[in-house]
Context: one part of a larger RNA
RNA sequence: UGGCGGGGGAGCACCACAAGGGGUGAAGCCUGCGGUUUAAUUGGAGUCAACGCCGGGAAUCUUACCGGGAGCGACAGUAGAAUGAAAGCCAAGCUGACGACUUUGCUAGACAGACUGAGAGGAGGUGCAUGGCCGUCGCCAGUUCGUGCCGUGAGGUGUCCGGUUAAGUCCGGCAACGAACGAGACCCCCAUCCUCUGUUGCUCAGCUUUCUCUACGGAGGGAGCCGCACACGGAGGAGACUGCCAGUGUUAAACUGGAGGAGGGAGGGGGCUACGGCAGGUCAGCAUGCCCCGAAUCUCCCGGGCCACACGCGGGCUGCAAUGGCGAGGACAGCGGGUUCCGACCCCGAAAGGGGAAGGUAAUCCCUUAAACCUCGCCGUAGUUGGGAUUGAGGGCUGUAACCCGCCCUCAUGAACAUGGAAUCCCUAGUAACCGCACGUCACCAUCGCGCGGUGAAUACGUCCCUGCUCCUUGCACA
Numbered sequence: 001u002g003g004c005g006g007g008g009g010a011g012c013a014c015c016a017c018a019a020g021g022g023g024u025g026a027a028g029c030c031u032g033c034g035g036u037u038u039a040a041u042u043g044g045a046g047u048c049a050a051c052g053c054c055g056g057g058a059a060u061c062u063u064a065c066c067g068g069g070a071g072c073g074a075c076a077g078u079a080g081a082a083u084g085a086a087a088g089c090c091a092a093g094c095u096g097a098c099g100a101c102u103u104u105g106c107u108a109g110a111c112a113g114a115c116u117g118a119g120a121g122g123a124g125g126u127g128c129a130u131g132g133c134c135g136u137c138g139c140c141a142g143u144u145c146g147u148g149c150c151g152u153g154a155g156g157u158g159u160c161c162g163g164u165u166a167a168g169u170c171c172g173g174c175a176a177c178g179a180a181c182g183a184g185a186c187c188c189c190c191a192u193c194c195u196c197u198g199u200u201g202c203u204c205a206g207c208u209u210u211c212u213c214u215a216c217g218g219a220g221g222g223a224g225c226c227g228c229a230c231a232c233g234g235a236g237g238a239g240a241c242u243g244c245c246a247g248u249g250u251u252a253a254a255c256u257g258g259a260g261g262a263g264g265g266a267g268g269g270g271g272c273u274a275c276g277g278c279a280g281g282u283c284a285g286c287a288u289g290c291c292c293c294g295a296a297u298c299u300c301c302c303g304g305g306c307c308a309c310a311c312g313c314g315g316g317c318u319g320c321a322a323u324g325g326c327g328a329g330g331a332c333a334g335c336g337g338g339u340u341c342c343g344a345c346c347c348c349g350a351a352a353g354g355g356g357a358a359g360g361u362a363a364u365c366c367c368u369u370a371a372a373c374c375u376c377g378c379c380g381u382a383g384u385u386g387g388g389a390u391u392g393a394g395g396g397c398u399g400u401a402a403c404c405c406g407c408c409c410u411c412a413u414g415a416a417c418a419u420g421g422a423a424u425c426c427c428u429a430g431u432a433a434c435c436g437c438a439c440g441u442c443a444c445c446a447u448c449g450c451g452c453g454g455u456g457a458a459u460a461c462g463u464c465c466c467u468g469c470u471c472c473u474u475g476c477a478c479a
Base pairs, nucleotide, nucleotide: 001479002478003476004475005474007473008472009471010470011469012468013467016463017462020427021426022425023424024423027318028317029316030315031314032313033312034311035309036308043054044053065304066303067302068301069300070299071298075117076116077115078114087107088106089105091103092102093101121293122292124291125290126289130287131286132282133281134280135278136277137276142181143180144179145178146177147176148157149156150155160173161172162171163170186271187270188269189268190267192238193237194236195235196234197233198232201228202227206225207224208223209222210221211220212219213218241264244258245257246256247255248254320420324379325378326377327376328375329374330373336367337366338365341360342359345356346355347354348353386417391412392411393410394409395408396407397406433455434454435453436452437451439449440448
């Protein structure tokens, strides 16, 4: 100087507690991991910070694994070779398949093969040789420098103390005075208003036309013109600064309350995120040192495996029902995507789907009827009209191909499950919870990931008790 302490003090955090809400842990299924099995079940990741992770939803491909089959040596040297060799091909045979090989023949015009070295290639090894990238400490508030001063020196001071803050944020004091990185500022989205701009967007007023109902007064809907009012898209600007008032405080920084305001004290959300540590992760994204394989540890093909199943663990989905299930009818989104793609609409089918096909390279057309919700009816606490696993049969789609091993529809079958021990996770507001939708992956396949909107709570406004973090201080047989 650091680190540590079942030492002390101060402060902080729903990856801490308290007050609450919803789960996980029991069940079935999905998915990842361990284990076991296997010819192979390729490999990596291992507390937080491995385990729906490697965008890893693997039928072939992917693919690195296993079984079988086949292919490949630039260049240099050595020996050898002058022979119609290597090479290419119709048909047949062989084969899972192939002029790879065999039979018969044709084309072709000088090197092919062997050995030695040396390559190409390697998802072969080493992340403890590395770059790059990432995770994490860290939703932290720290890390340093210049000059000066103190100390023999390592080093200290500044960075400490009092107050304050989300913050080494700011104020005051002080042998320090300044400065840099970080915090903040900054950038993007959302919330209010103004100006400009109107097509593919919009339809307030006006006009024209048309349809339906009519108690003939009128009411409702569609189309066109005019228009840019509104909505919306784009661009620029305004606005929030503790600026104003009161109180507290040291007259300070600031805090508490209030006014005005769309918004109030960091307005909400995101991006960015220091010096460094963890020999953290990745040689399997890529790059790369060294080592290794080199006719096989290279390359291609077919088939299988990564999907196994006595078990154990993580994450999820669906439920155990009546705040519900089922049937019928009715209403309202946003983010996005679309050319061998989205596909309106019509026809066929009970449905999955099929046959045609307008428009759309998209504010124009399509995906796109959102679902929870509302209205009416049935069910009446039951393993049920809850729940849907499992299995049988029939049908459809993608794809060369659904046996291993895909998804969907219909009928039948209807399992466990009656709210889940110890333990444990997430969350403070448009949040949790519930509800659906788009996109990514993608030929097909979503209970995943990533976004989007709809409905919309309860409970703290605290504390350091538990778990941790920051700062000061103290002890130390530690470095």